RNA sequence: GCGCCUGUAGCUCAGUUGGUUAGAGCACCCGCCUGAUAAGCGGGAGGUCUCUGGUUCAAGUCCAGAUAGGCGCACCA
Repeated sequence: GCGCCUGUAGCUCAGUUGGUUAGAGCACCCGCCUGAUAAGCGGGAGGUCUCUGGUUCAAGUCCAGAUAGGCGCACCA
C1' cells in the first nucleotide's frame, strides 16, 4: 500500500424485513432479607449506537468517506 472483519451502557454482548421507547447479563447505587457478609429478591442510574455526509416519511440497521483495532497479502537488502 491492497483486501477482509470488527466498533451499541464501565465490561461482555443481543438488536428480526429499516418501523415509531435501544435492550440483556455482569458490575455500580438504593431498598428488602441476614446477627453480619455472600447469595437471593425488588427498584434505580448509566447510551454522541466510533465520526462526517447521504438515501428515506422513518436509519443502530442501507450507501459513501474518514477513523481506531484485528487478520491476510504485498512491498521493504
A computed fold for a 77-nucleotide RNA from a Planctomycetota bacterium, annotated as transfer RNA.
Its Rfam family is "tRNA". The family's RNA type in Rfam is transfer RNA.